[in-house]
RNA sequence: GUUGAAUAUUGGCAAACCCGUCGAAAGGCGGGGACGCAAAGCCAUGGGUCUGUCGCCGAAAAGAGGCCAUGACCGCCAGGUUGCCGGU
Numbered sequence: 001g002u003u004g005a006a007u008a009u010u011g012g013c014a015a016a017c018c019c020g021u022c023g024a025a026a027g028g029c030g031g032g033g034a035c036g037c038a039a040a041g042c043c044a045u046g047g048g049u050c051u052g053u054c055g056c057c058g059a060a061a062a063g064a065g066g067c068c069a070u071g072a073c074c075g076c077c078a079g080g081u082u083g084c085c086g087g088u
Base pairs, nucleotide, nucleotide: 001088002087003086004085012037013036017032018031019030020029021028022027035075041081042080043079045078046077047076048073049072050071055067056066057065
């Protein structure tokens, strides 16, 4: 440099669910817990998905309903970037 077919070491992360906490929500964080993961490390850059406070539409008002990301997800895909171990 390349690769993750097989074997293996030190190890790592942690879905659902439960408890606490923050948040309007999606969801985040901490603890427990393991379905899985060789980048399930990091970056919302492109696509995608989720939510809809505020705002806007909504016959005068209110309401039903609808629209909107600036919010969220990298354990949806792609891209970028760093890296352990093994093979070559």
c-di-GMP-I riboswitch aptamer from a Bacillota bacterium, 88 nucleotides, folded computationally. The prediction has a mean pLDDT of 80. It was read from a public genome assembly, where an Rfam model found it. Of the family's consensus pairs, 95% are formed in the model. Lineage of the source: Bacteria > Bacillati > Bacillota. Its Rfam family is "c-di-GMP-I riboswitch aptamer". Rfam's curators write: GEMM was predicted in a large-scale screen for bacterial structured RNA regulatory elements.